[in-house]
Context: one part of a larger RNA
RNA sequence: GAUUGAACGCUGGCGGCAUGCUUUACACAUGCAAGUCGAACGGUAACAGGUCUUCGGAUGCUGACGAGUGGCGAACGGGUGAGUAAUACAUCGGAACGUGCCUAGUAGUGGGGGAUAACUACUCGAAAGAGUAGCUAAUACCGCAUGAGAUCUACGGAUGAAAGCAGGGGACCUUCGGGCCUUGUGCUACUAGAGCGGCUGAUGGCAGAUUAGGUAGUUGGUGGGGUAAAGGCUUACCAAGCCUGCGAUCUGUAGCUGGUCUGAGAGGACGACCAGCCACACUGGGACUGAGACACGGCCCAGACUCCUACGGGAGGCAGCAGUGGGGAAUUUUGGACAAUGGGCGAAAGCCUGAUCCAGCAAUGCCGCGUGCAGGAUGAAGGCCCUCGGGUUGUAAACUGCUUUUGUACGGAACGAAAAGCCUGGGGCUAAUAUCCCCGGGUCAUGACGGUACCGUAAGAAUAAGCACCGGCUAACUACGUGCCAGCAGCCGCGGUAAUACGUAGGGUGCAAGCGUUAAUC
Repeated sequence: GAUUGAACGCUGGCGGCAUGCUUUACACAUGCAAGUCGAACGGUAACAGGUCUUCGGAUGCUGACGAGUGGCGAACGGGUGAGUAAUACAUCGGAACGUGCCUAGUAGUGGGGGAUAACUACUCGAAAGAGUAGCUAAUACCGCAUGAGAUCUACGGAUGAAAGCAGGGGACCUUCGGGCCUUGUGCUACUAGAGCGGCUGAUGGCAGAUUAGGUAGUUGGUGGGGUAAAGGCUUACCAAGCCUGCGAUCUGUAGCUGGUCUGAGAGGACGACCAGCCACACUGGGACUGAGACACGGCCCAGACUCCUACGGGAGGCAGCAGUGGGGAAUUUUGGACAAUGGGCGAAAGCCUGAUCCAGCAAUGCCGCGUGCAGGAUGAAGGCCCUCGGGUUGUAAACUGCUUUUGUACGGAACGAAAAGCCUGGGGCUAAUAUCCCCGGGUCAUGACGGUACCGUAAGAAUAAGCACCGGCUAACUACGUGCCAGCAGCCGCGGUAAUACGUAGGGUGCAAGCGUUAAUC
């Protein structure tokens, strides 16, 4: 000199854009952060509308829908950096793998069955919750058939699938429910792809030798097992290997990278925000479900802690967003909205979304703007200095003219919004001028921010300057007070009666809504 996720002191007008627990991975009150689908299902607790009514009510009939069965999601998104020196990360490779949703294609989607929640009745329990009996549905569950392809094979063969739902309709049939046809969407099996993930090799990036030997599933082989998959991954037997001075092992420290800061560079230091990967979710262990987890807001066990209890037993996990206590020099609101972007579910309308977009707080940082401009010498008064002549503050003020950024008041007022929906022209599927799908045209709606940005009008210099320093380094000097005292100080050093170095004042210098100090890095 540059820099910072900074803090402290004094001061403080505005705006834009960023950033904001670096310490206790300490403990957490409260609210919210993952739901959705009635176009899978039996149904009807609530609301609204119908229908019937003996006006007491009845009826799932319709819009919808609590609880329940079922599906998909909950493995994403969000947080943190404890652990980890290699089961991580970065770069370049590899072969023995998996893959829900998505894309392209092929083949199929036939016929049956038995249950069970909800519900009803009863019972136990303080509660959390649980039990018994009975009824019922499905895209829930289980067989049978079929087998292009798949898997296994002793090449004879064997094994093993599925589910429907919604819209529309001309003939024909009908037990008047529908069948049937068709469109869409599901379902089963397989092939290929994309993206994603698992595994693996090499190279690279840290400190200590006051750590020199380490290792028995250890190194390799064979057989068995296991995995989606290679493999001591695991097990039995056999062999005695394997790593190491190019630093094994041990100890300490640490998430890694793109990058950030500095520097002319080479380097050095760091890894906040943003992006990629990894690890973790009160502590330790375990599996279940599933395409995917050994799962932050799932389950089980053990432990510590907190809470409820009728003492028999139960409940919990903010390193999600806010917020509280504690620790600390130190770090924000228990805010608004799903309008946009994105995600989950759904055919869609839509619902959910503390992701996200916004607002609030903080000079924490960067950038921009303002605190007026021009004229004005009896060089006014006052202050300070003085050789008492004067000098300086100083065109500074007063005064005159002008302007109105910002602020104040009033008025107007956005971009971010186009998809979707509705109407309509053309095309496709089709028996079909239904429905549905694709392309185009028209039209209507949707804004948290926010009456915000921005624009206009009005009055009025009005609403707006501090901080540090002035001995040398280092830009800037005098007076008084003090008298090795009080004090200053980054280094050299000042202060013991004429202190440009302490304190105050006047003056000056430097930065400026900041300025200094401290800490840290180069």
Model confidence (mean pLDDT): 86 of 100.
Predicted 3D model of a 522-nucleotide part of an RNA (small-subunit ribosomal RNA, 5' domain) from Comamonas testosteroni.